[in-house]
c-di-GMP-I riboswitch aptamer from Sulfurovum sp., 76 nucleotides, folded computationally.
The prediction has a mean pLDDT of 82.
It matches the Rfam family "c-di-GMP-I riboswitch aptamer". Rfam's curators write: GEMM was predicted in a large-scale screen for bacterial structured RNA regulatory elements.
Taxonomically the source falls in Sulfurovum (Bacteria, Pseudomonadati, Epsilonproteobacteria, Sulfurovaceae).
It was read from a public genome assembly, where an Rfam model found it.
Formats: sequence, C1' cells, structure tokens
RNA sequence: AUGUAAUAAGGCCAAACCUACUGUGAAGUAGGGACGGAAAGCCACGGGUCUCUUUGGAGACAGCCGGGUUACCAUA
Repeated sequence: AUGUAAUAAGGCCAAACCUACUGUGAAGUAGGGACGGAAAGCCACGGGUCUCUUUGGAGACAGCCGGGUUACCAUA
C1' cells in the first nucleotide's frame, strides 16, 4: 500500500416500534429500543423510490444500488 473478515480484542452504529419537537409532506432531531451492519462513517455525482408544487421546478431517502472520499484492530 492492497486485500480478507463480524475470526480474536477494544469498541462503534442502530431497523421496526413508542414518546416529544420541527416540517405542507416525504422525512428529520432527541430519548427509549435492537432488526441488523466491516464502513449501517461522510458526500445527492448517476440510477431508483418517495413528497410537494405556482407544473417552471423544489425537496427527502447514504440502513435501495452504483460511484467518490476518510477510517480502528487482527491477519495474508
């Protein structure tokens, strides 16, 4: 430097659902919770799904797929 993997150690994130708040909405934030995850860290670049619209367009989803970028330990 590249690869492999939830094999060991230290750990990390947190689905559905519930509560509160924000938003027209998709959804987001916080707390609880734990389905799962080796990038379930980050980025809306491409595809896709979803929402709104004055039908010009504007947004949401990174835990849908691809891509870009950063990264702990062990091991080849």